[in-house]
Context: one part of a larger RNA
RNA sequence: CUUAGUUAAGGGAAUUCGGCAAAUUAGCCCUGUACCUUCGGUAUAAGGGGUGCCUAUUAUUGAGUAAAUAGUAGGUCGCAGUAACAAAGGGAGUCCGACUGUUUCCCAAAAACACAGGUCCCUGCUAGCCAGUAAUGGUGUGUAUAGGGGCUGACUUCUGCUCACUGCCAGUACGUGAACGCCCUUUUCAAGGGGUCUAAGCGUUGGUAAAGAGCGGGCCUAACUCUGAGGCUCUCAUGGUAGCGUAAUACCUUGCCAACUAAUUAUUGGCUUGCACCAAGGAAGUAACGAGAUUCCCACUGUCCCUAACUAAGACCUGAUGAACUCACUGCGUGGUGAAUAUGCCACGGACAUCCAACGGGAGGAUAAGACCCCACGGAGGUUUACUACAGCCUGAUGCUGAAUUACGAUUUUUAUUGUAGAGUGUAGAUGGGAGUCAUCGAAGCAAUUUCGUCAGGAAUUGUGGAGACAACAAUGUAACACCAUCCUUUAAAAAUUGUACUUCUAACCUGAAAAGGGACAACAUUUGGUGGGUAGUUGGACUGGGGUGGUACACCCCUGAAAGAAUAUCAGGGGUGCCCAAAGGUCUGCUCAGGCAAGUCAGAAAUUUGCCUUGGAGAGCAAGAUUAAAUGCAGGCUUAACUGUACUCUGAACAGCAAGGAGUGCAGGAAGGAAACUUUGGUCUAGCGAACGUCAGCGCUCCAUUUAUGGGAGCCUGGUCUAACAGUGAACUUAUCCUGGGGGUAACUGAGUGGUCGUGGGUGAUAGUCCAUAUUGACCCCACGGUUUGCUACCUCGCUGUCGGCUCAUGGCAUCCUGGUUGUGCAUAAGCAGCCAAGGGUGGAGGGGUUAACUCAUUAAAGCCGUACGUUAGUUGGGUUAAGUACGUUGCGAGACAGUAUGGUUCCUAUCUGUUGGGUGUGUUGAUUGCUUGAAGGAAAGCUCCGUUCAGUACGAGAGGAACGAUGGGGCGCAGCCACUGGUGUACCAGUUGCCUGACAAGGCACUGCUGGGUAGCUACGCUGUAAUGAAUAAGAGCUGAAAGCAUCUAAGCUCGAAGUCAUCCCUGAAAAGAAGCAGUCGUUCUCUUUAAUUUCACUUUCGAGUGUUAAGCGAGAGACGAGAACCCGAUUAGAACAGUCGUUUAAUAGGUUGGUAGUAUGAGAUAAAAGCUAACGCGAUUAUUUAAGCUAACCAAUACUAAGAGUUUAAG
Repeated sequence: CUUAGUUAAGGGAAUUCGGCAAAUUAGCCCUGUACCUUCGGUAUAAGGGGUGCCUAUUAUUGAGUAAAUAGUAGGUCGCAGUAACAAAGGGAGUCCGACUGUUUCCCAAAAACACAGGUCCCUGCUAGCCAGUAAUGGUGUGUAUAGGGGCUGACUUCUGCUCACUGCCAGUACGUGAACGCCCUUUUCAAGGGGUCUAAGCGUUGGUAAAGAGCGGGCCUAACUCUGAGGCUCUCAUGGUAGCGUAAUACCUUGCCAACUAAUUAUUGGCUUGCACCAAGGAAGUAACGAGAUUCCCACUGUCCCUAACUAAGACCUGAUGAACUCACUGCGUGGUGAAUAUGCCACGGACAUCCAACGGGAGGAUAAGACCCCACGGAGGUUUACUACAGCCUGAUGCUGAAUUACGAUUUUUAUUGUAGAGUGUAGAUGGGAGUCAUCGAAGCAAUUUCGUCAGGAAUUGUGGAGACAACAAUGUAACACCAUCCUUUAAAAAUUGUACUUCUAACCUGAAAAGGGACAACAUUUGGUGGGUAGUUGGACUGGGGUGGUACACCCCUGAAAGAAUAUCAGGGGUGCCCAAAGGUCUGCUCAGGCAAGUCAGAAAUUUGCCUUGGAGAGCAAGAUUAAAUGCAGGCUUAACUGUACUCUGAACAGCAAGGAGUGCAGGAAGGAAACUUUGGUCUAGCGAACGUCAGCGCUCCAUUUAUGGGAGCCUGGUCUAACAGUGAACUUAUCCUGGGGGUAACUGAGUGGUCGUGGGUGAUAGUCCAUAUUGACCCCACGGUUUGCUACCUCGCUGUCGGCUCAUGGCAUCCUGGUUGUGCAUAAGCAGCCAAGGGUGGAGGGGUUAACUCAUUAAAGCCGUACGUUAGUUGGGUUAAGUACGUUGCGAGACAGUAUGGUUCCUAUCUGUUGGGUGUGUUGAUUGCUUGAAGGAAAGCUCCGUUCAGUACGAGAGGAACGAUGGGGCGCAGCCACUGGUGUACCAGUUGCCUGACAAGGCACUGCUGGGUAGCUACGCUGUAAUGAAUAAGAGCUGAAAGCAUCUAAGCUCGAAGUCAUCCCUGAAAAGAAGCAGUCGUUCUCUUUAAUUUCACUUUCGAGUGUUAAGCGAGAGACGAGAACCCGAUUAGAACAGUCGUUUAAUAGGUUGGUAGUAUGAGAUAAAAGCUAACGCGAUUAUUUAAGCUAACCAAUACUAAGAGUUUAAG
């Protein structure tokens, strides 16, 4: 220090987002309980009292002097009797949800879901809904008091208006409407085309809101004012009713008033102009309930003021065992530089090596290829009136599929019938044949009935009648009639075939065990049309000072930018185009404009007229630029060159390629105008535009099948029709449930640059200040500085630099809030105002709000402004923001969305390096060791400030008022130390006591140390002590002398003062201060062995240079002794994590033990006596008195060697 606990004086929520956490309360008995209420509750409301043990006894139950329950009386102990354990803190408002329940296993328990109740819709059973390709199955072996679906959500009072839109339901004369069929057409056939018929659907008509949904604006108006009952007007399908309302909904907003508070962005009650409440997406209330949200009060407390002590386990030390993350190499500070915040570069400084414990500033620490943002012709989930399909459903036709009526049609056949222009006897269908035909098998005529009709008549049947009636001829007329044949039109009947509609049948088919029922329907199959986010697939443009919104800078034209060749960018500036014109084209000819001056009837500034001047100041269809005067303008004549074909050049598109489009120059043809030369291939030039596929058109051309013809097909050419995202995909939203790949190519933090904005200063000095710019005020304009605001830029960072505020801990700047010094004043004093110097110290407590900020309250000397990655998350918190749940308002058809609101919602890391704090070890410092110093350097705030008293009611002042220097007392805030006192702790200790256990007593164990009452030492604060001043040099400033400049001048030379600031005195660290310091004491600077260079002794050799062998000493190296001392070990603690420090080690009180003192607790056990009472008189009995200031205990103070420090190891100058 962490985790889990225990306790805290005084205060008592001041803490905090918030009483989070903790504390309080607690059982049972008695008493007593409010508002409200759905009369059940609320309620253990709240509040108050009692509670142990002993003795005796009453009542009830009981067979009972067993036991239990409920009492009564008396006695008795303690601080405390549910004594431990166990065991609600309470109250008052508001919001939401009625309730008990359910939910996101692992961050959301909720206001979300559910619920009983309400309501709407579907459904008559082979039902509806659901599952399945189907068979079949579930609901259900249920049957509308049933089943399914939607919405709402107990209960109470209620639930307004709107059917225009979208759905749904019903109807529908009519319109539209596919296939089949039918008809026509295509020379025949066929494909094909057209027409007709026609279902559902759509149109259309109506209904429906507890279906999806929706529920206005302007102006005026009452005799103070305000307001607007009222009026006018626009408009809609209707214009929000009741109720509620700053709300879970109100932007402005901390609305206004009131209550609560010292103070309230909170809360409550009202008001209400409701950005943007509102009636089953229910409105308003509401008792009870809620691990829901929110406010207040009482109690309570270490949440806090303000921390402290203790306990346990870790941490620490020893032994054993033994991971993970991570790891390029590494590993100082400051300033600078730099891809713009460097351990690594540059400069300066620092820096001997190493270990341990801590801390968490840095390594833009580790972890996770950023979840925000953007991008991808990436993905997925969801939605829909995106695009395209499919299931399902509705629907027509055909097949399975038969019979019979009726009605109404169609076609064919047969039999009849019908046919009136006018003229004409008179109702002449057409053509052909034709001179006769019909008639007793009953002619003409008459009557009746039926039918047609052009109203004149015709036809048929029946009856009567009983013999003729027509034609030819003639007339009329386009046509002439009898009779026969064929055909047309109208109508009728019959038959056959067939259609539609309604019925009937039974035999397919279906149901059923059967009986029977249904029945050519249904089902099924093929096909037709409709509907169809139910399902599937796919798409969801680009540019862009991030993206989105906006815009089009996406195809073109003109000017500027554009830097005098060409070309040239920006969401740069100024503007245009997507046409128009049969003349506004072509040509020929003629004419001259705008404006000014002068003159002139009505006539004016301006009408029409004349003269002069006038290079264009006009006009040229439309933008701008260019261009233009016998014209490119204006006017007139004639006309169509606004023509066909073809070649090339330029542009489009600078210097590679590139299409459409545009322009120009020619040639050929045929034209127009002009006498002609000539001009003309639209508009004076630069804008006015569009590929392929498809389709349409053309007296156009080529090809195809077997010949001819007709028709058809394919292609070429020309023209029309489209892509404005304009070199031309076929195409909607949403995602906070999201995913992947990428991006610092691109946003949201910081940083960097800039400094518009911001802040500060300066210049000037209008104005105010009675007068007077500069006591104070300080406009316009101008110039700087800063890098705290907000912007801009997009430079670092998207294989990750944690984001607001608070807490904690700070550190720096000064542009100073206070304290210090000082100047001016419109400074008498006092108090101010405005400057200058000054950063040593200080700069606080509360209320509401997540807040920073701002506001408020009471203090204060003052309650400063900023930087530090908007200081500080490997420090904390997590209230806000910013995931997943949910609700409201608004918005969207919807999925969903909202710098709108509300509620809820996982904060990981054992520290490698560096850094910092603290504690050691080793080496070096020219032998070791002990002690005492010096002081380079470093640190600090060790103090700061206020109020009294005195000076003094003095100076000053008319008065009112009212100082200072100096002296002195005290307080507050800091800092350091201490524990005699006071207080805390005190799991040493003592005592009391509950439950259980050790059979009882005694003595103990467990229950947080069981709880409770005290409490020594130690540690502590809430307690106590200490915490001078002076000097030196200065700042602003005040002066002396004094020139430059005969004066003046604080300055230029010189000199004197002058601040809480600076430097010292004072305090702390400090020989590792590498220039490694000084002084003093003690010890040492020895011995032996091995080996050996130069040198040395002797001998020999010699080329006279030297060489070889040998003796002794000897630098150096190695080994062994000796050794002042030191360390370890041992006993400890004034010390302490380890280590270190300090003390002791028998010549000893170092520790333990023992004894005594002192201190704490509170009177031990045992014994004797007493005790309310009871008693079979033996005894039982809580408890009390005495023995007993007893007993127990101690970390303190002493004494005392009884026990242990009585032995040993290592190292060491030389």

The part of an RNA shown here (large-subunit ribosomal RNA, half B) has 1214 nucleotides and comes from an archaeon.
RNAcentral holds the full RNA, with entries from ENA.
Rfam family: Archaeal large subunit ribosomal RNA.